[in-house]
RNA sequence: GCGCUGGUAGUUCAGUGGUAGAAUCUCUGCCUUCCAAGCAGAUGACUCGGGUUCGAAUCCCGACCGGCGCA
Repeated sequence: GCGCUGGUAGUUCAGUGGUAGAAUCUCUGCCUUCCAAGCAGAUGACUCGGGUUCGAAUCCCGACCGGCGCA
């Protein structure tokens, strides 16, 4: 330099055009004499810029970052 692949919550991962989800962490409540465990709830995210579309995390182009391969 070229190609492929990935970037979503503090963390690990789903989500192939129509209100962005789970587990875990944190916080609150219930339970318990207390703690742990358990139960219920709350907070919290689409890397950035453009394009297509009525509508984009999703499709297209570019940038940045990580991984793999080729030279």

A computed fold for a 71-nucleotide RNA from a Nanobdellota archaeon, annotated as transfer RNA. Rfam family: tRNA. It is annotated as a transfer RNA. NCBI's taxonomy places the organism under Archaea, Nanobdellati, Nanobdellota.